[in-house]
RNA sequence: UCUCGAUAAAGGCAAAGCCGGUGAAAGCCGUCGACGCAAAGCUACAGGGGCUAUGGACGCGAGAGCGUUACGCCAGCCAGCUGCCGGA
Numbered sequence: 001u002c003u004c005g006a007u008a009a010a011g012g013c014a015a016a017g018c019c020g021g022u023g024a025a026a027g028c029c030g031u032c033g034a035c036g037c038a039a040a041g042c043u044a045c046a047g048g049g050g051c052u053a054u055g056g057a058c059g060c061g062a063g064a065g066c067g068u069u070a071c072g073c074c075a076g077c078c079a080g081c082u083g084c085c086g087g088a
C1' cells in the first nucleotide's frame, strides 16, 4: 500500500414513528426518536433499477376524463468515486 472487517480505539450517521414546514405527488427540511449502518460520506449527466405524473409533450375520447412520457424524486436497491482505524 492492497485485500479484509475485531466484543479494539476515537468518533460518525440516523429507519419507522410523532409534531411543524414545504411540494400536485414521489419526496425533502427541522425538532424529538433509534431500526440499523464499516462507508447509511459524495455522485441521479458513469451506468442499471425503482417511485411520482401537477405543468408541458404525445395519443385516445363528443366530453368528463383516460393512457404514455421525467425536464421531478429515491443512493438506507445495485453501483461509481473518495475516506477513519488497524488485531487476525
Base pairs, nucleotide, nucleotide: 004086005085012037013036017032019030020029021028022027035076041081042080043079047078048077049074050073051072055071056069057068058067059066060065

Predicted 3D model of an 88-nucleotide RNA (c-di-GMP-I riboswitch aptamer) from Cohnella lubricantis.
The organism belongs to Cohnella, within Bacteria.
RNAcentral holds the sequence, with entries from Rfam.
The prediction has a mean pLDDT of 89.